This is a predicted structure of a 108-nucleotide RNA (SAM riboswitch aptamer (S box leader)) from a Bacteroidales bacterium. The organism belongs to Bacteroidales, within Bacteria. It was read from a public genome assembly, where an Rfam model found it. Rfam family: SAM riboswitch aptamer (S box leader). Rfam describes the family as follows. The SAM riboswitch is found upstream of a number of genes which code for proteins involved in methionine or cysteine biosynthesis in Gram-positive bacteria.

This record gives sequence, structure tokens and C1' cells, in this order.
RNA sequence: GGUUUAUAGAGAAGAGGGGAGAGAUUAGGCUCUGUGAUCCUCUAGCAACCGCAGGAUGCAACACCCUGAAAGGUGCUAACACCUACCCUGAAGAGGGAAUUAUAAAUU
Repeated sequence: GGUUUAUAGAGAAGAGGGGAGAGAUUAGGCUCUGUGAUCCUCUAGCAACCGCAGGAUGCAACACCCUGAAAGGUGCUAACACCUACCCUGAAGAGGGAAUUAUAAAUU
């Protein structure tokens, strides 16, 4: 990098570094940003995918399901994945789906 499955309306910020654009890509919008953003490091925190503990089911359980903790592996800590774009519904506001992306786990 490819594939499969799941999730993406919740949640969680301080310090130091750095010094110009940033919010994945293209376009439009909107927002953040010299009152220092994006990014990097440290610390703190959030969440609960894996892992862990208990339960339920069952002939059996490392499957599925429920509950719990948060010392481990990841992830995350502006705005729904910031919004729209393609399809469907709708008079509109809006709603649903797909694609893409991100993350996790497994596999190649």
C1' cells in the first nucleotide's frame, strides 16, 4: 500500500518550541490564525477499538451479546469527518443513502 469489518451529532487543554498560513484532496462557502493558528515536544485529560475482569447463552467458548475498570497497545482533545458537491425524498428548512477520508482490529 491492498482487502474485510466496525465507528465518525458525544467526550477531553495547559506549558514549551516554532513563525505563516490552516481546517485530508479539488471547487465553492464558512471558520481558525501575529491576542501566534496548523505543526512538533512534554504533561494532563477524553474515549473504550484491541487487550483485561465479570456475566449471559450454550454440550463447549478464545464467536456473538451484556456489564465493569482504565495499570497495557493505538487513537483522539475548534466547529457533525466544519458544511456543500453524487443519488433518493421534500415546496422549503431538512432527512436518508453512496463515494471519499480518518481511526481501530484482522488479513495480505
Background:
Its mean pLDDT, the model's own confidence on a scale to 100, is 84.